The RNA shown here (c-di-AMP riboswitch aptamer (ydaO/yuaA leader)) has 138 nucleotides and comes from a Bacillota bacterium. Lineage of the source: Bacteria > Bacillati > Bacillota.
[in-house]
RNA sequence: GUGCUUUAAGCGCCAAAUCUCCUUUUCCCGGAGACCGGGGAAACCACAGUGAGGGGUGAAUCGAAAACAUUUUUUCGUAGGGUAUCUCUCGCGCCCGAACCCGCCAGCUAACCUCGGAGGCGUUAUUCGAGAGGAGGA
Numbered sequence: 001g002u003g004c005u006u007u008a009a010g011c012g013c014c015a016a017a018u019c020u021c022c023u024u025u026u027c028c029c030g031g032a033g034a035c036c037g038g039g040g041a042a043a044c045c046a047c048a049g050u051g052a053g054g055g056g057u058g059a060a061u062c063g064a065a066a067a068c069a070u071u072u073u074u075u076c077g078u079a080g081g082g083u084a085u086c087u088c089u090c091g092c093g094c095c096c097g098a099a100c101c102c103g104c105c106a107g108c109u110a111a112c113c114u115c116g117g118a119g120g121c122g123u124u125a126u127u128c129g130a131g132a133g134g135a136g137g138a
Base pairs, nucleotide, nucleotide: 009124010123011122012121013120014119018034019033020032021031022030035117036116037115038114039113040112045107051104053105054102055101056100057099062077063076064075065074066073067072080096081095082094083093086133087132088131089130090129091128
């Protein structure tokens, strides 16, 4: 000097997934509140549905081809979604396009009832380009 790995702290990304307080063995666990998010649930309106069951969270839906152990796997696309560090738009790239749950049952839906606030990553200073706006500094 370079590469890899680990730890701490900081900054940042996806997502509702954060903050405060109490308790505690002061790490967790447990409890409460704020705030954020989901489900159920009238009238009115809507719709016809009911084994090829139906439904929910989520961006994650649909199609084609191939293989063959004849059910699953893979490859290519795709509805849709995320991202390059103030925000938005456009361009140009890079990615994702899963998984799980309810259990015969749920359209919308005020009051009301109820549940969740996890997890997974990047990076050590870097603006990918252009435009508009903002913040800060001098």